The RNA shown here (transfer RNA) has 75 nucleotides and comes from a Candidatus Woesearchaeota archaeon.
RNA sequence: GCGGGUAUAACUCAGCCUGGUUAGAGUGACGGUCUCAUAAGCCGUUUGUCCCGUGUUCAAAUCACGGUACCCGCA
Numbered sequence: 001g002c003g004g005g006u007a008u009a010a011c012u013c014a015g016c017c018u019g020g021u022u023a024g025a026g027u028g029a030c031g032g033u034c035u036c037a038u039a040a041g042c043c044g045u046u047u048g049u050c051c052c053g054u055g056u057u058c059a060a061a062u063c064a065c066g067g068u069a070c071c072c073g074c075a
Stems, first nucleotide, its partner, number of pairs: 001074007010027004020058001028046006051067005
């Protein structure tokens, strides 16, 4: 230099192909319940610039273009 992949909550990820109700799950953290106490279980709470920018659209995590970071392959 060329090609491909990944980027969404503190962590691991789904959702994207096929745009549409308030952006979700598990884990974690915190509180409650239970217990002599702890753990487990149960209930609740908690955190998002959906990597960044621009565009398309009534409407974008999702589509288009450009960029950034990381990973893999080729040279």

Description:
Its Rfam family is "tRNA". Rfam classes the family as a transfer RNA.